[in-house]
Context: one part of a larger RNA
RNA sequence: GGAUGAACGCUAGCUACAGGCUUAACACAUGCAAGUCGCGGGGUAACAUCUGGUAGAGCUUGCUCUUCCAGGAUGACGACCGGCGCACGGGUGAGUAACGCGUAUCCAACCUGGCCCAUACCACGGGAUAGCCCGUCGAAAGGCGGAUUAAUACCGUAUGCUGUCAUUAAGAGGCAUUUUUUGAUGACGAAAGGACUGGCGGUAUGGGAUGGGGAUGCGUCUGAUUGGCUUGUUGGCGGGGUAACGGCCCACCAAGGCGACGAUCAGUAGGGGUUCUGAGAGGAAGGUCCCCCACAUUGGAACUGAGACACGGUCCAAACUCCUACGGGAGGCAGCAGUGAGGAAUAUUGGUCAAUGGGCGGAAGCCUGAACCAGCCAAGUAGCGUGAGGGAUGACUGCCCUACGGGUUGUAAACCUCUUUUGUUCGGGAAUAAAGUGCGGGACGCGUCCCGCAUUGCAUGUACCAUUUGAAUAAGGACCGGCUAAUUCCGUGCCAGCAGCCGCGGUAAUACGGAAGGUCCGGGCGUUAUCC
Numbered sequence: 001g002g003a004u005g006a007a008c009g010c011u012a013g014c015u016a017c018a019g020g021c022u023u024a025a026c027a028c029a030u031g032c033a034a035g036u037c038g039c040g041g042g043g044u045a046a047c048a049u050c051u052g053g054u055a056g057a058g059c060u061u062g063c064u065c066u067u068c069c070a071g072g073a074u075g076a077c078g079a080c081c082g083g084c085g086c087a088c089g090g091g092u093g094a095g096u097a098a099c100g101c102g103u104a105u106c107c108a109a110c111c112u113g114g115c116c117c118a119u120a121c122c123a124c125g126g127g128a129u130a131g132c133c134c135g136u137c138g139a140a141a142g143g144c145g146g147a148u149u150a151a152u153a154c155c156g157u158a159u160g161c162u163g164u165c166a167u168u169a170a171g172a173g174g175c176a177u178u179u180u181u182u183g184a185u186g187a188c189g190a191a192a193g194g195a196c197u198g199g200c201g202g203u204a205u206g207g208g209a210u211g212g213g214g215a216u217g218c219g220u221c222u223g224a225u226u227g228g229c230u231u232g233u234u235g236g237c238g239g240g241g242u243a244a245c246g247g248c249c250c251a252c253c254a255a256g257g258c259g260a261c262g263a264u265c266a267g268u269a270g271g272g273g274u275u276c277u278g279a280g281a282g283g284a285a286g287g288u289c290c291c292c293c294a295c296a297u298u299g300g301a302a303c304u305g306a307g308a309c310a311c312g313g314u315c316c317a318a319a320c321u322c323c324u325a326c327g328g329g330a331g332g333c334a335g336c337a338g339u340g341a342g343g344a345a346u347a348u349u350g351g352u353c354a355a356u357g358g359g360c361g362g363a364a365g366c367c368u369g370a371a372c373c374a375g376c377c378a379a380g381u382a383g384c385g386u387g388a389g390g391g392a393u394g395a396c397u398g399c400c401c402u403a404c405g406g407g408u409u410g411u412a413a414a415c416c417u418c419u420u421u422u423g424u425u426c427g428g429g430a431a432u433a434a435a436g437u438g439c440g441g442g443a444c445g446c447g448u449c450c451c452g453c454a455u456u457g458c459a460u461g462u463a464c465c466a467u468u469u470g471a472a473u474a475a476g477g478a479c480c481g482g483c484u485a486a487u488u489c490c491g492u493g494c495c496a497g498c499a500g501c502c503g504c505g506g507u508a509a510u511a512c513g514g515a516a517g518g519u520c521c522g523g524g525c526g527u528u529a530u531c532c
Base pairs, nucleotide, nucleotide: 001532002531003530004529006528007527008526009525010524013384014383015382016381017380019377020376021342026340027339028338030337031336032335035084036083037082040081041080043077044076047075048074049073050071051070052069053068055066056065057064058063091295092294093293100220101219102218103217104216105215106214107213110212111211115208116207117206118205119204120203121202122201123157124156125155126154133146134145135144136143137142163188164187165186166185167184168183169182170181171180172179173178193200221267222266223265228258229257230256233255234254235253236252238250239249240248270292271291272290273289274285275284276283277282297318298317299316300315301314320331321330322329323328348374350373351372352371356370357368358367359366360365387418388417389416390415398409400407401406423469427465428464432459435456436455437454438453439452440451441450442449443448444447476521477520478519479518480517481502482501483500487516488515489514490513491512497504498503
């Protein structure tokens, strides 16, 4: 000198864009953060419509309004069964020195819901169960028993390919364990309907795409005041297990394997893209954003599922908190806000799904603290402003200095002319929707596209534009002995104090404190901390 997720002191007009618990992975009140589908189902708690009845009022005497009741009949729909999602998105960095990450290669040793392409099929039956109803236990959380019922829930049978397994024949390929193609025989293995206009689905198989799993080479902090470490340890054979390879696990056999090219142990630490600095080589860092990993109060375990050993799922144990009728129960903010604590220190218990994206749905749509916006903070970067031009009688007064003549503050002010960014007043007023949705019409390759009309904007009456008024609303901080740009006076008297280093202060202090003047930077300026 540069830099920072900074903090502290003094000061502070505006706008834009980025950023904001680095400490206690400490404890958490409250609200929200994952639902959706009635075009799978039985149904009908609530709402609306309709129909019927009932009672009342008005009164045109057969119509209107109101009360109550009944009916799933219609739109819909609480709870329930079922499907899909909840493994994404969001948070944090505790652990991890490791194939965790980075890079490169391999899987002839693997899986992949939804999506895309292709081929074929969707036959016949059955028994339950939730809900509802009845009874019952419990303070509650929550159960228990009975009766009855549906399905795209569950189960059986059939059929079945290029599927799986076994036997077998013939070819082709590979570095190899072996891979692949064709044929024959046997065994085994599927399905689901609703709606009916189009369309939506289910099952099997093959392929694609995407996402994941695994293996290996190289790279990846410090300590030798850590020198030896290892018994499933190293390898083999056979099995088990897995989507798959493998001591991953097991039985048996052998005695190996690693290590001064640093094993083992200990400490520290998420890794990378990147960021800062530097001419570079290098050094340091890993906050925001992106990729990967790990974790979800602590420890352990599996279930479901295409996918988890699952942040807002389950079970067990532990600590803590809460409720209790003392028998027993409930909870998990390292999601968004917010609270306490810790700390030098870090924000609102805000708005909207309008856009982008995600889940479900045929769709309308619903959900979305993802996201987009707004609020707070000079904590950073950039831009703009606090006026511009003229004006010497170098005015007066004041402060300060003085050799008492004057000098300086100082073109500074006054005064004249001009401008109006910004501020104020009053009007207009977007883009973000080139999308989506509804209705109508059209085209074709028939589920896609096009046209017309209507409609959807949180931020927002915001940005922006025009108008009005008037220099009007807006400057400070540090320093002035040398390094280092900038000096005089007064006070103090080794005191009070300063200080980054050298050092200053004991009666003329350019170094302390004040003032005047000056220097530097400027909506900031200094100090502290850390890195180069």
Molecule: small-subunit ribosomal RNA, 5' domain
Organism: uncultured bacterium